This is a predicted structure of a 71-nucleotide RNA (transfer RNA) from a Nanobdellota archaeon. It matches the Rfam family "tRNA". The RNAcentral record of the sequence draws on ENA. Its mean pLDDT, the model's own confidence on a scale to 100, is 83.
RNA sequence: GGGCCUGUAGUCUACCGGUAUGACGCAGCCUUCGCAAGGCUGAAGUCCGGGUUCAAUUCCCGGCAGGUCCA
Numbered sequence: 001g002g003g004c005c006u007g008u009a010g011u012c013u014a015c016c017g018g019u020a021u022g023a024c025g026c027a028g029c030c031u032u033c034g035c036a037a038g039g040c041u042g043a044a045g046u047c048c049g050g051g052u053u054c055a056a057u058u059c060c061c062g063g064c065a066g067g068u069c070c071a
Stems, first nucleotide, its partner, number of pairs: 001070007010024003018054001026042005047063005
């Protein structure tokens, strides 16, 4: 330098055009003499910019970051 893949809460992850899923973690409440475990509730997310579309996490283009292969 070139090809390909990936980017979603603090962490891991699902959905791949129609209000973004679950787990761990975090906060509150219940339970306990207390702790743990358990139950209930809550906060928190689509890498950035542009385009297409009634509607974009999803499709297209360009960046950025990471991985992998080739030189």